[in-house]
RNA sequence: AAUGUCGCAGCGCCGAAUCUUCGCGCAGCUCAGAGCGCGAAGAACGGGGGACCCGAACUUUGGGGUGAAUCUCGCUCUCGAAAGAGCCGCGAGAAGGGCACCUGGUGAGCCCUAACCCGUCAGCUAACCUCGUAGGCCGACCACUAGGACGA
Numbered sequence: 001a002a003u004g005u006c007g008c009a010g011c012g013c014c015g016a017a018u019c020u021u022c023g024c025g026c027a028g029c030u031c032a033g034a035g036c037g038c039g040a041a042g043a044a045c046g047g048g049g050g051a052c053c054c055g056a057a058c059u060u061u062g063g064g065g066u067g068a069a070u071c072u073c074g075c076u077c078u079c080g081a082a083a084g085a086g087c088c089g090c091g092a093g094a095a096g097g098g099c100a101c102c103u104g105g106u107g108a109g110c111c112c113u114a115a116c117c118c119g120u121c122a123g124c125u126a127a128c129c130u131c132g133u134a135g136g137c138c139g140a141c142c143a144c145u146a147g148g149a150c151g152a
Stems, first nucleotide, its partner, number of pairs: 012137003018043009044133006054123001062121001063118004070094006077086003095113005101148007
């Protein structure tokens, strides 16, 4: 010097998951400020239920919700005489989603397509009712273009 690994988390990323005020406690303790935790209220963001009208017909082949996270084909495996059906895994494709000032457009590259919940029940839906504000990550600042922001 290069490469690899580990730790931290400044900037930042996925996500609705942030901010403010008040009270109590912890810590500190001369005082004050800041920090952390719990509770309450508010703002903001996000979700569900819920009329007329409209839409729809479906109801064990159950149905539905949050979320980008769905679908098709093939292979392996199991059942089956076969047709075919089914779960895990793998591969390919379509579709959907994410990636450094912000929002669009075009292109390239890389990556993700999970998990959970309701409990026989819910189309849309004004008023109205109600719920959430978690969790996880640390790669490298891609190019052109339109507008904006900041700086000079």